[in-house]
């Protein structure tokens, strides 16, 4: 950085699509490891369970424990005493009751904190956020500072004790006590109010300081004596409140909003300003610089992404902001209207004993739902922080770790080195040689990150804290003891095994890197766009290969990027999308030349400020990097203070060219009115005249003997304004045309008098604005929608005719659109040049020439994709306005405005396409021109269409009627020869190395069979007979068995060769090089003349140069030379019934070899020339002498796989082969090609003449003889200029006389011949007989142009024979006609139009029908959210409040305003659905016509009425974006 798709191909417009990047991501495969960061985007949906906000006994009271004091008391060891009953002592232990003591625990009272931490984005378009300012209008618990206090009483309260309620939460009532709890009195100021003064500040509202008087207001103790707490004021520092510029989505199919609204006085009310709230005054106030309304959304720092401008977004992180189930409310307090507070309303969940209670996970975990889709009911409070507490400590799902998950990201590794001219395997081509996976593997030697296993490491982060001590500056440092570790026995290091534990996933047609095979066969399917698939898919599946990436890899969803496709940077408007129809104009944007002067924009320096993170530079830490840490520049902003004065801007002065005015001279189809003019045309009248007029391609309707048409006279009406008339004129544009007047504009152009910038533009607005349309009132000659009639046509709602009503004309109104166009906005400057013309001036010779303003024309430059523009710009700038952003849906819908209505303006969306366009290029084609040729019309002759056979086809039939060939270019075609064979086909019998060929391998053995027996044969079976070569090793040659190929007229001519037809023997079709054009392509190959011809010539940005034309080649036609048998016979000569028969000869003829000859080469005209032309010459032959081979690039996917050959497929006891038989010869009909007729230019029979070409020994033919033929027997001839051979028609002479015959032969009987194994299906001839149709042939159509047609015979392929009337020769006889090129057919050259490029057999349009998609309206129905009015009205704050409570303070109680709810009621608006209904869009093969594209058959097209099955048609106006320069309609592919 740019690719791919509109085209046959090009340039351009233009959209759709890729190739990057990103991502809180999903989904699919696949999956080693640790770092380091993420992790409900949906349903702010609903939550079980546990945790997340406590502290503090150094505030108090009380209770409990633990020791401990003092008591009396119980039990009674033990010791004494004893009368043995008993007494005494009085340990240990039990329990009371007191005392302390405890760094013990703790419910309650107080006190700090629960307003922080965390979590979420619903709501908010907002001073909510960002940023900069302000507060002279505030507040701040805890913190630090300074000042100054702390005196003195009192009265309750929980707790607990008693008792009471209740299922429970929860309570009630009595009683009893404390405080750092609550109160009261004291002191009381630098505090707060009032007062009077004084002095200063500020832009102001005001503010600060001192002073004077007076009022009013604090305090709390705690304890280990260290502190630590408490009241007031001042200051400070955190935090926070309020206000203000500026920025901050999308809609105007949302344009008017607003009653506390805006201001103002008085009063409440806060911290504190303030309509913040009241009363009571005014009518303000916002709004196109977008109010209000609707929709959407937490905001930013930052994140992507970009080359940046800019798009798009706001997850983690950090700031701010709102919210805590929804919805209100205050209470506490520094701070809140509180997420884990309170009242209360709703909803929903849960306990209930039915009376009533309970609850709020958007804290962290986790649970269901929703979802494509997101993790653990984990550990610590070690560290960071964060409450509390002197303080140790406690608390703390903030935090910090761990857990999950490839989500993301940055690193690691799955080995490394050596190992074949290269294994095996797969795959592939293949000239069988190989190629590739591939040094890859095996193997060998080596290394050990990582893994496992042992071990080792109390590593770093730890700093502190209690405790002693020191020191000082009393809260800090030291030092010394103690002791604090979740992760974690982690990182890390070491040892030890072993390559050991560890690669996939998407792509391989183009874009895009990488291609073979196989399978499938428009099918499964693929696809991001073009697209791919209908038997050879590099596109779909799989296989091998390769290609990219790589613990990932692809798809998806979304964003930017390519996209300069919304264009600030950085775009367009003539014809692609897009100039508004026009002109006037507010607002707004922009504005001439000079000089001062401010500095608001501009520029510079400084200074606040723009948090942190991120990003970037540099250095450093973690083994590296990700990730981190410090430093730095940067953060384009915003404020402020100075400087500066070129430009823009304000202010001032002056100034003339911009612009305007004056004053002169023109100018014009410019407007409005009014009045007049003649020509036409209708109609009346009356007069002349009579049978048609009229119309058309042609007619008919129409009109006319009741007198039309024509024609003259008179007279009525309305309408338009001949010639002049012109790419002339005016106008703003629409438009405007007889003359003449009235009235009004405009413009030029001269003058330079006068104003002094007063200008340009121009959204809204106004106001004009063609035709058609409307309404009202006139008017109606012509024309002429609808309509009606006649034509035309398959139809004809058209064209064409006849008629005709609305309109057409006027006045008034109204409507506002046209292809309202130069498809070109306007204004102003600058920029070469010719030329023509209107007006004016200017100079003049009835000149050239100047100059202004218009109105054309061709042109350098320059712009443009070109076409073209080109001083009238589409060049070169500048200002303003207006539009445009792919096609189609659609200028539709739906809403609003406007209109009597027609309708006008404004104007989308769902869907769908992958193109739709422009200009130009080559072709095609045209019912477009020109200009040319062709048996192409024409003029001629013969024929085909009827008729019978003959053949071939189609159909039909059939067991089969094989196959192919089908418009010209198939049908007497493949087939130059089907009874078997042919032969493919059908029937049925057989064979399986096979009918034919061939390798190898083994065995055999002539091979080949007389003959015979079955059979239909093929064929089995018996079986007589029976080799060769030799180096002696074997070999030829056959059969048999086995094996590798075999065979297939199966299948694809749309996989091919190679042949063929056809445009066409048409005159084309091209290439080097050069030039021209951005290119496609163009020149050359055009033009003019000529030719059969791109054949020549001139000319000429072209010179050349191939392939085709010609020629060169065969045959024909004349001549000459040479030769002379099989051929000739002039001479000579014999000789026959006759004949070149025979000698001889080679002169003719002819045979066949070589030559001549023809070239517009000579003459006459005409032409530059090429060349034409002629009854010319000469010549056999004349302009190519006739024929014949000869077929350019190419088109028809033509045709042949069945002639051959050949690539893939398919068959394999059969789609091979082998026999028989049958069928390709069928038969109601259609078609093509042909024979033979219909008859006298003929037939019949009879007699006579004259070719040429050609085969020919497996033949042909003679002759004798039989037979009527057909042909038989026999005998001979011929290897051919000898024989076939007889030419026929012709010619002579008869016969038949216009008939279904003496024409015509089908069709059939009947004998018979000859081929052949064999004529049933199914051969040919022959002879008797029989005698069908058929009297010249409808549209129509066919061949020919001279030795042609016509016509008459001959010959040969093929073949045993033939169904041959065919085919291919060959000759004889021998014409007619061409005036010409208008018009069918082709065709060739140019030139024009195209919407066709599969190319007119092309493109294409509307309506019916059918299926699917989206969507409009629609009786209504459901649902939201928002505002109004009416009733209720919860808590709760705020006001009032005699009786209760209480010493009081102060509470309660009722009442009142206000509201969230709730009810209801009218109405807007938004979405959904809805019978039915409009239209649209899409969809291989419907139905109807044929509008457009060519002059598209009626030029298209706009607007506009009006009609019609559709496309449309028609009127009236308008365009060029119509073509050509004279002949009815005629559909389609």
């Nucleotide at each position: 950085a740019g690719a791919g798709u509109u085209u046959g191909a090009u340039c351009c417009u233009g959209g759709c699509u890729c190739a990057g990047g990103a991502c809180g991501a999903a989904c699919g495969c696949u999956g080693g490891c640790g770092g380091c960061g993420u992790g409900c985007c949906u349903a702010a949906c609903a939550c079980a369970u546990g945790c997340a906000a406590g502290u503090c006994g150094a505030a108090c009271g009380a209770a409990g424990c633990a020791u401990u004091u003092g008591g009396a008391g119980c039990u009674g060891a033990u010791c004494u005493c004893u009368u043995c009953g008993g007494a005494g002592u009085g340990a240990c232990g039990c329990a009371c009751c007191u005392u302390a003591u405890g760094a013990c625990u703790u419910a309650g009272u107080g006190g700090c904190g629960g307003a922080c931490g965390g979590g979420u984005g619903a709501g908010u378009a907002a001073c909510a956020c960002g940023u900069g300012a302000g507060c002279a209008a505030c507040c701040u618990g805890c913190c630090u500072c300074u000042c100054a206090g702390a005196g003195u009483g009192g009265a309750a309260u929980a707790a607990c004790a008693g008792u009471u309620g209740g299922a429970a939460a929860c309570g009630g009532c009595u009683g009893c006590u404390a405080a750092u709890a609550c109160c009261g009195c004291a002191u009381a100021a630098c505090g707060u109010c009032a007062u009077a003064g004084u002095a200063c500040c500020g832009c102001a509202u005001g503010a600060u300081a001192c002073c004077u008087u007076g009022a009013c207001c604090a305090a709390a103790g705690a304890u280990u004596u260290a502190u630590c707490g408490c009241u007031g004021a001042g200051a400070g520092a955190u935090g926070g409140g309020c206000u203000c510029g500026c920025g901050u989505c999308c809609g105007a199919u949302u344009a008017g909003g607003u009653a506390g609204a805006u201001g103002g006085u008085g009063g409440g009310g806060u911290a504190a300003c303030g309509g913040c709230c009241u009363a009571c005054c005014a009518u303000g106030c916002c709004g196109a610089c977008g109010a209000u309304c609707g929709g959407u959304a937490g905001c930013c720092g930052g994140a992507c992404u970009g080359a940046g401008a800019g798009g798009a977004a706001g997850g983690u992180c950090c700031c701010c902001c709102a919210c805590a189930u929804u919805g209100g409310a205050a209470c506490u307090g520094a701070g809140a209207c509180a997420c884990g507070g309170u009242c209360c309303a709703a909803a929903c969940u849960c306990c209930u004993a039915c009376g009533g209670g309970a609850g709020g996970c958007a804290g962290c975990a986790g649970u269901g739902a929703g979802g494509a889709a997101u993790a653990u009911u984990g550990g610590u409070c070690a560290a960071u922080g964060g409450g509390c507490g002197a303080g140790a400590g406690c608390c703390u799902g903030a935090a910090c770790c761990a857990g999950c998950c490839a989500a993301g990201u940055a690193g690691c590794g799955u080995g490394c080195a050596g190992g074949a001219c290269g294994a095996c395997g797969g795959c592939c081509c293949u000239a069988u040689g190989g190629g590739u996976u591939g040094u890859a593997a095996a193997c060998u030697g080596c290394u050990u990150u990582u893994a496992u296993g042992c071990g080792g490491g109390g590593a770093u982060a730890a700093a502190g804290u209690g405790c002693g001590g020191c020191a000082c500056g009393u809260g800090u440092g030291c030092c010394g003891u103690u002791u604090u570790g979740u992760a974690g026995g982690u990182a890390c290091c070491g040892c030890a095994u072993g390559a050991a534990u560890a690669a996939g996933g998407a792509c391989c047609g183009g874009c895009u890197a990488a291609u073979u095979c196989c399978g499938u066969g428009c099918c499964a399917g693929c696809a991001g766009c073009c697209g791919c698939g209908g038997u050879a898919a590099u596109a779909c599946g799989g296989a091998a290969g390769g290609u990219c990436c790589g613990g990932g890899c692809g798809u998806u969803a979304u964003c930017c990027g390519g996209a300069u496709u919304u264009a600030u940077u950085g775009g367009g408007u003539u014809u692609a999308a897009a100039g508004g129809g026009a002109g006037c104009g507010c607002a707004g944007g922009c504005c001439g030349g000079a000089g001062g002067u401010c500095a608001a924009g501009c520029g510079u320096g400084a200074c606040g400020u723009g948090a942190a993170a991120u990003g970037u530079a540099g250095c450093c830490g973690c083994u590296c990097a990700a990730c981190g840490g410090c430093u730095g520049a940067g953060u384009u902003g915003c404020g402020u203070c100075g400087c500066g004065a070129a430009c823009u801007g304000g202010c001032u002065u002056c100034c003339u060219u911009g612009a305007g005015u004056g004053a002169g001279u023109g100018c014009g189809a410019c407007g409005u009115c009014a009045g007049c003019g003649g020509a036409a045309u209708u109609c009346g009248u009356g007069g002349u005249g009579u049978a048609g007029c009229g119309g058309u391609g042609a007619a008919a309707u129409g009109c006319u003997u009741a007198g039309a048409u024509a024609u003259c006279a008179c007279g009525a009406a309305g309408a338009a304004c001949c010639c002049c008339g012109a790419u002339u004129g005016c106008g703003a544009a629409g438009g405007c045309a007889g003359c003449u007047g009235a009235c009004g504009a405009g413009c030029c152009c001269u003058u330079u008098a006068c104003u002094g910038a007063c200008g340009c533009u121009a959204a809204a607005g106004c106001u004009c604005g063609a035709a058609g349309g409307u309404g009202c009132g006139g008017g109606u000659a012509u024309c002429g929608a609808a309509c009606a009639g006649g034509a035309u046509u398959a139809g004809a709602u058209a064209c064409c005719c006849u008629g005709g009503u609305a309109g057409u004309c006027c006045g008034c109104a109204c409507g506002g659109u046209a292809a309202a166009c130069g498809a070109u906005g306007g204004a102003u400057g600058c920029c070469c040049g010719c030329u023509g013309u209107a007006u004016g001036c200017g100079a003049u010779a009835c000149a050239a020439u100047g100059u202004a303003u218009g109105c054309g024309g061709c042109c350098a430059a320059g712009c443009g994709a070109a076409a073209g523009c080109g001083u009238u710009a589409a060049g070169c700038a500048u200002c303003c306005c207006a539009c445009c952003u792919g096609g189609g849906g659609a200028g539709u819908a739906c809403g609003c405005c406007g209109g009597c209505a027609a309708c006008g303006g404004u104007g989308a969306a769902a869907c769908u396409c992958a193109a739709a366009g422009g200009a130009a290029u080559u072709g095609a084609c045209g019912g477009g021109g020109g200009c040319c040729c062709g048996c192409a019309c024409a003029a001629g002759c013969g024929g085909a269409g009827g008729a019978a056979c003959a053949u071939g086809u189609g159909g039909u039939u059939u067991a089969a009627u094989u196959c192919g060939a089908u418009g010209a270019u198939a049908c007497g075609c493949g087939a130059g020869g089907a009874a078997c064979c042919u032969u493919a086909c059908c029937c049925g019998g057989g064979c399986u190395u096979g009918a034919a060929c061939u390798g190898c391998a083994g065995a055999g053995g002539a091979a080949u069979g007389c003959g015979g027996u079955g059979g239909a044969g093929a064929c089995a079976c018996c079986a007589a007979a029976g080799c060769c070569c030799u180096u002696c090793g074997g070999g030829g040659c056959c059969u048999c068995u086995g094996u590798g190929g075999a065979g297939g007229u199966g299948c694809u001519g749309c996989a091919u060769g190679g042949u063929u037809g056809u445009c066409g023997u048409c005159a084309g079709c091209u290439c080097g090089u050069g030039c021209c054009g951005u290119g496609a392509g163009g020149u050359g190959u055009c033009g003019g003349c000529u030719u059969a011809a791109g054949u020549g010539c001139c000319a000429u940005a072209a010179c050349g140069a191939g392939c085709g034309c010609a020629a060169c080649c065969c045959c024909u036609u004349u001549c000459g030379c040479c030769a002379g048998u099989u051929g000739c016979c002039a001479u000579c000569a014999g000789g026959u019934g006759a004949u070149g028969c025979u000698g001889g000869g080679c002169a003719c003829u002819c045979c066949g070899g070589c030559g001549a000859c023809a070239c517009u080469g000579c003459c006459a005209c005409c032409g530059c020339a090429a060349g034409g032309u002629g009854u010319g010459a000469g010549g056999a032959a004349g302009g190519u002498g006739g024929g014949g081979a000869u077929g350019a690039c190419g088109u028809c996917a033509a045709a042949u796989c069945a002639g051959c050959a050949c690539g893939g497929c398919c068959c394999u006891u059969a789609c091979g082969u082998c026999c028989g038989g049958g069928g390709c010869u069928a038969c109601a009909c259609a078609c093509g090609u042909g024979u033979u007729a219909c008859a006298a230019u003929g037939g019949g029979g009879g007699g006579u003449a004259c070719a040429g070409a050609g085969a020919g020994u497996c033949a042909g033919g003679c002759g004798u003889u039989g037979g009527c033929a057909a042909c038989a027997c026999c005998g001979c001839c011929u290897u051919a200029a000898u024989c076939c051979a007889a030419a026929a028609a012709g010619c002579c002479a008869u016969c038949c006389u216009c008939a279904g015959u003496u024409c015509g032969g089908a069709u059939u009987g009947g004998g018979g011949u000859c081929u052949g194994c064999a004529a049933c299906c199914c051969g040919a001839c022959c002879c008797c007989a029989u005698g069908a149709a058929g009297c010249u042939g409808g549209a129509u159509u066919c061949g020919c142009u001279a030795g042609u047609a016509a016509u008459c015979g001959c010959g040969c392929a093929u073949c045993a024979g033939c169904c041959a009337u065919g085919g291919c020769g060959c000759g004889g006889u021998g014409a007619a006609u061409a005036c010409g090129u208008u018009c069918c057919c082709g065709g060739g050259c140019c030139u024009u139009g195209u919407a066709c490029a599969c190319a007119c057999c092309g493109c294409c349009c509307g309506u019916c029908a059918a299926g699917c998609c989206a969507u409009g309206a629609a009786a209504g129905c459901c649902g939201g959210g928002g505002g109004c009015g009416c009733c209720u009205g919860a808590a709760g704050u705020c006001c009032g409040u005699g009786a209760c409570c209480g010493c009081g303070a102060g509470g309660g109680u009722c009442g009142g305003c206000c509201u969230a709810g709730g009810g209801u009621g009218a109405a807007a608006c938004c979405g959904g659905u809805g019978a039915u209904u409009g239209g649209g869009g899409c969809u291989a093969a419907g139905u109807c016509g044929u509008a457009a594209c060519a002059a598209g058959g009626u030029a298209g097209c706009c607007g506009u009425a009006c009609c019609g099955g559709a496309a449309g048609g028609u009127g009236c106006g308008g365009c060029u974006g119509g073509a050509a320069c004279a002949c009815c309609u005629c559909c389609u592919u």